[in-house]
Molecule: small-subunit ribosomal RNA
Organism: uncultured prokaryote
RNA sequence: AGAGUUUGAUCCUGGCUCAGAACGAACGUUGGCGGCGUGCUUAAUACAUGCAAGUCGUACGAGAAAGUUGGACUUCGGUCUGGCGAGUAAAGUGGCGAACGGGUGAGUAACACGUGGAUAACUUGCCCCUGAAUCUGGGAUAAUCAACCGAAAGGUCGUCUAAUACCGGAUAAUAUUAUUUGUGGGCAUCUUCAAAUAAUCAAAGGUGGUUUCGGCUACCGAUCAGGGAUAGGUCCGCGGUUCAUUAGCUUGUUGGUGGGGUAAUGGCCUACCAAGGCGACGAUGAAUAGCCGGCUUGAGAGAGUGAUCGGCCACACUGGGACUGAGAUACGGCCCAGACUCCUACGGGAGGCAGCAGUAGGGAAUAUUGCGCAAUGGACGAAAGUCUGACGCAGCGACGCCGCGUGGAUGAUGAAGCAUUUCGGUGUGUAAAAUCCUUUCAGCAGAGAAGAACCGCGAGAAUAGUAACUGAUUUUCGCCUGACGGUACCUGCAGAAGAAGUCCCGGCUAACUCCGUGCCAGCAGCCGCGGUAAUACGGGGGGGACAAACGUUGUUCGGAUUUACUGGGCGUAAAGGGCGUGUAGGCGGACCUUUAAGUCGGAUGUGAAAUCUUAGGGCUCAACCCUAAGCUUGCAUCCGAAACUAUUGGUCUUGAGUAUGUGAGAGGAAAGUGGAAUUCCAGGUGUAGCGGUGGAAUGCGUAGAUAUCUGGAAGAACACCAGUAGCGAAGGCGACUUUCUGGCACAAUACUGACGCUAAGGCGCGAAGGCUAGGGGAGCAAACAGGAUUAGAUACCCUGGUAGUCCUAGCAGUAAACGAUGGAUACUAGCUGUCGGGGGUGUCGAUUCCCUCGGUGGCGCAGCUAACGCAUUAAGUAUCCCGCCUGGGGAGUACGGUCGCAAGGCUGAAACUCAAAGGAAUUGACGGGGGCCCGCACAAGCGGUGGAUUAUGUGGUUUAAUUCGAAGCAACGCGAAGAACCUUACCUGGGUUUGACAUAUACUUGUGUGAAUCCCCUGUAAUUGGAAUAGUGCCUUCGGGAACACAGUGACAGGUGCUGCAUGGCUGUCGUCAGCUCGUGUCGUGAGAUGUUUGGUUAAGUCCAGCAACGAGCGCAACCCUUAUCUUUAGUUGCCAGCGCGUAAUGGCGGGGAACUCUGGAGAGACUGCCCGGGUUAACCGGGAGGAAGGUGGGGAUGACGUCAAGUCCUCAUGGCCCUUAUACCUAGGGCUACACACGUGCUACAAUGGUAAAUACAGAGGGCAGCGAGCCAGCGAUGGUGAGCGAAUCCCUAAAGUUUAUCUCAGUCCCGGAUUGGAGUCUGCAACUUCGACUCAUGAAGUUGGAAUCGCUAGUAAUCGCGGAUCAGCAUGCCGCGGUGAAUAUGUUCCCGGGCCUUGUACACACCGCCCGUCACACCAUGAGAGUUGAUUAUACCCGACGUCGUUGGGCUAACCCUUUGGGGAAGGGCAGGUACCGAAGGUAUGGCUAGCGAUUGGGGUGAAGUCGUAACAAGGUAACC
Repeated sequence: AGAGUUUGAUCCUGGCUCAGAACGAACGUUGGCGGCGUGCUUAAUACAUGCAAGUCGUACGAGAAAGUUGGACUUCGGUCUGGCGAGUAAAGUGGCGAACGGGUGAGUAACACGUGGAUAACUUGCCCCUGAAUCUGGGAUAAUCAACCGAAAGGUCGUCUAAUACCGGAUAAUAUUAUUUGUGGGCAUCUUCAAAUAAUCAAAGGUGGUUUCGGCUACCGAUCAGGGAUAGGUCCGCGGUUCAUUAGCUUGUUGGUGGGGUAAUGGCCUACCAAGGCGACGAUGAAUAGCCGGCUUGAGAGAGUGAUCGGCCACACUGGGACUGAGAUACGGCCCAGACUCCUACGGGAGGCAGCAGUAGGGAAUAUUGCGCAAUGGACGAAAGUCUGACGCAGCGACGCCGCGUGGAUGAUGAAGCAUUUCGGUGUGUAAAAUCCUUUCAGCAGAGAAGAACCGCGAGAAUAGUAACUGAUUUUCGCCUGACGGUACCUGCAGAAGAAGUCCCGGCUAACUCCGUGCCAGCAGCCGCGGUAAUACGGGGGGGACAAACGUUGUUCGGAUUUACUGGGCGUAAAGGGCGUGUAGGCGGACCUUUAAGUCGGAUGUGAAAUCUUAGGGCUCAACCCUAAGCUUGCAUCCGAAACUAUUGGUCUUGAGUAUGUGAGAGGAAAGUGGAAUUCCAGGUGUAGCGGUGGAAUGCGUAGAUAUCUGGAAGAACACCAGUAGCGAAGGCGACUUUCUGGCACAAUACUGACGCUAAGGCGCGAAGGCUAGGGGAGCAAACAGGAUUAGAUACCCUGGUAGUCCUAGCAGUAAACGAUGGAUACUAGCUGUCGGGGGUGUCGAUUCCCUCGGUGGCGCAGCUAACGCAUUAAGUAUCCCGCCUGGGGAGUACGGUCGCAAGGCUGAAACUCAAAGGAAUUGACGGGGGCCCGCACAAGCGGUGGAUUAUGUGGUUUAAUUCGAAGCAACGCGAAGAACCUUACCUGGGUUUGACAUAUACUUGUGUGAAUCCCCUGUAAUUGGAAUAGUGCCUUCGGGAACACAGUGACAGGUGCUGCAUGGCUGUCGUCAGCUCGUGUCGUGAGAUGUUUGGUUAAGUCCAGCAACGAGCGCAACCCUUAUCUUUAGUUGCCAGCGCGUAAUGGCGGGGAACUCUGGAGAGACUGCCCGGGUUAACCGGGAGGAAGGUGGGGAUGACGUCAAGUCCUCAUGGCCCUUAUACCUAGGGCUACACACGUGCUACAAUGGUAAAUACAGAGGGCAGCGAGCCAGCGAUGGUGAGCGAAUCCCUAAAGUUUAUCUCAGUCCCGGAUUGGAGUCUGCAACUUCGACUCAUGAAGUUGGAAUCGCUAGUAAUCGCGGAUCAGCAUGCCGCGGUGAAUAUGUUCCCGGGCCUUGUACACACCGCCCGUCACACCAUGAGAGUUGAUUAUACCCGACGUCGUUGGGCUAACCCUUUGGGGAAGGGCAGGUACCGAAGGUAUGGCUAGCGAUUGGGGUGAAGUCGUAACAAGGUAACC
């Protein structure tokens, strides 16, 4: 510090996710030791049991018992009594404490907390200092004892007694209160000091010492007053949560006066008076929450949090209340009410773990009913001491942090095992073993601290004080005190001995392989993996990370600049309010001056400690602990500065405004006027149609339309002018005239003197559509009706047509209200158009040129921007103010509020769901977008297919099997250049198992020397068994060996079994289309672009020109074959012109020839080379000459980058998988040839351009020895017999259409057509009666030119005619070739199909066979409404009203005290009890608010696999889309 994820790729926006750190954690797996920390986050739920607050006998009275030891008596059971126990225990009065310490965080949004102040408005027990005083009396009461009640808790009554308990009196001022005077101060009330007067208020003793018994004295206590310290109360400024879908709240409320109350101010309380107080700087209400030091994170600013430790607050079962006290409205006190639990004799009582342990419950989850007061601290005490679940320790838990160990060195045959393998090896791996060492920790044994100083005791010393002594204080020495704990630490002993796991290994992210599985099982933080070769699932091996832990989950911060103060944005990504006006608020021109609020500097106080940082120190280190410094960014006070902001006062003119003049304008409102058009009405002319459409129809019209003319009526809108012209804030404004009226610009001067900018709320304006009321209504036109279109057509098109559109008065308040761009000001290159005003030059004048101000456009630099683009009219550079945004969907929805007559507007969520949604640009692809161009693509022609029969292939069906593959073009006379057996892969039956075929042959035992081969029998065959005959190879040391064969075992063979979506090779196709790329350079953030685009041209990315490109490669073309002409060469088997011989005649034969044809070589020729014209003096095109051939002459071979997971595992090869007495091999028969049907490709026809018969002419290219086969003979014929010649330019196979003659005469034909059938034959072959061949003979079906649709072909082509070949025993209408005869048409590119280039749009990229919307149906999820219903909370009114305080009452009782005649009386704002009034908890009733749960039914939303219906959007998306 970043990374992954939207796309085919890119840049941006933007969310989601990850890597880090942390935790009071939990869960999973694992677990050696120690130190230091830490441990109910949930039910402030309920609690059994024990303990957690007592202490003081130096405040007081009283005072046991057990036990033990004496005595007396005894009925020997005991009884009585004394001592010790013991002035002890327990209880009581009294004092102090119990308000601390400890727990918890429910409540609380508050002066509760933090921070800083105030208290001139206060209190403070114990402690310290100072001063004074400590006098004198009194009566009770508890305990005890006795009686009584009660189950108990407890209580009643009588009697006795003490005090540092209680009470009276005295004394006292520097106290308190009141009044007065003076003085100083302050901050209003006030207050210091001084003086005077009046009133009022105090106490307690105890112990020690000593004593002459009177006291004295010390200490402790008690009293008054002052001061301090400590602790607290109260008040104030500032600070820190959310919601405005909480906007108004308040009656003791706000203030005053009098009174009360308190320690003290105060509506704190009360009476009266006034009517205030708070609030957009957020009152009130609701929700949530203890606050802070700090902690976590972060670079910081911040964000989150408030466990442990520390400060404060609040609470103590829930609610209320007071008492006591210095202090409480009191956790382990009291009273009352309530809920709950327990006891009960049913009458009544008791209780409060949010103290420490512990229990139940809840929960994912949190410990021992431990030891000790040794230390620290606290309460009491004079002290010893007692108490102390505070605390110190121990226990439990890897819960956290820190430390240590699980060994070290050497060790290669790189052992074994395991894994993998290309079988060679490689990895685990110096790892192990082995050898040599060490011994931390754990274990055993020994030794053994510090924490301890007090106190006390014993022995001294000093100090102050006293008359003196004790005593006190300080101090020295010795002794005494340890829960932890025989712990830490140290030493010894033995031995590598007892001690390693967890997660991960597709990318992010370090780490790879094998097997299993087969979209299953599963994984997953995000992207995503898994459908038979998974580095992603599970296991093995190996590796990586961390390590006594490692992962997961949860939460927080970070990354996230993703709420942006630091530090973001708003043209198109989310985001500028529709526009104006203006209030609060924010901001604000120049100069001088004042003040010092902000600001800056200095100082002081505070900012607790701990934490943090730094330095040092202590535990062996570290964690941890100690010491010091820093930090504590803050607040307050004081002093100073005066630039800036602010403030005070003054001045100025440039911002703003006013006045004067001029000007332009669809600016607004009202009234009036006008012409054109449309429709309607009336009349005339006139006749059959009009209208409308892609084409029609509905409609109108013979009752006279449309058309045309005349006249009239009505309403609405204003052609041309008209212009990126004008005006207005926006919406918007368009005939003309008049009236009223707003704003703007310019020019020149004068005046005011900052009067300004922006603008939350508020107010106003605000298109279209809509609503209310009343008018109006020509045209147009939602709804509606009809006609078309269509599969449908609730649409598009047509004919009609009502609201509405218009006016008046209102409402409404929204638009893609857009420049998708808020307003204001200033600055920052230019060029050019236009509108309005002014000026200058110049002119006779118009014009022109120049300058300037204000508007409105275009282009463009810098700059900005993700890019597109913007660019003085900014989206640049800056300032000020307002509005708005924070992933997509849900949703501008729900609920609430508010406005509205309604429609609806404004405000405006959440649950849930997804990992994207989006912007700009790029390359493709696509378009029922555009432009250019090509092709038998269309058109123009010729001939076919589709109808018939038949052949063949396919589908389907059938079958035991009908083997398999091929599937739009680019499968279907295709693989198959030839299925009767074989082929053959299929089916049925039979048979074989190292095999029909290959390689070593290894091993095991054997057998054997038996070869090979031939013949016969069995069986359909394979095969098995048997028999017969013949007799044998090489070497030899003659023993045998090699070799071979057979049998067995084991390697292996074999597979037309699967996967063409694991592959190679080969092939098809776009397409013989003209394209596809690269290097360097340049442009762009980038994907990419450029080049390859543009203008010409071409069959062509062919060539030329131009150009930020310059070059190059694969394609094109050419080179190759063939064909067309010629030359030359060579002539046999080919040829025969001329010559000669011969024949009736013919190259028929023999000479001969080398001319010609032909054949085989070698060459020539064609290149836009030449001419004319066009074209850019180009490429090239048109025409012409010459030439056998002319513009690539014709044909062929040749197939770029790539596409289709195209085809083929059944040609072959091959990975993986599968079968191995079978999916292998052999064999017989069957099947591949089936047949209601459908399709493709062909043949033959339907006839006269023909058929038949006869005669007759002319090829090319091939093939031939298990062959071609002449000729002759036989047969009607297929063919048979015989057989010359020929391994072939020599022999053989060889034409048909054509030509000539004759006939048929338009019919399903005695001459078209040949299917079918028959069984008589022929041929091939082991086999052809038949499944299942061809041919001969006989037979003679459909068919009379073929619907929709569709195919081929541009010249030696189509059409037509025959011939040959491969395969092959035989079998072609197929295929591959060959020649003969031999046309028609092309004006052209509008349209169909395919293709190329450029451009445009795109929401497509699996790329239009794309994408995608909505209803409906089904399942699930969350949510709104809902008759209601059940709770929580809160408000108001009323009823009832406990305890209790304060007040009040008198007719009760009564102590001290006073008086007394001793009977008694009095007795205070004394006490007790009672009555009463106010307040008032709980409770009740009623009515509301708010909130939560449930709820029949219902609404929309989201998600889901292949559902249904359509096709709305994306291309002109087929009606442009959208608001």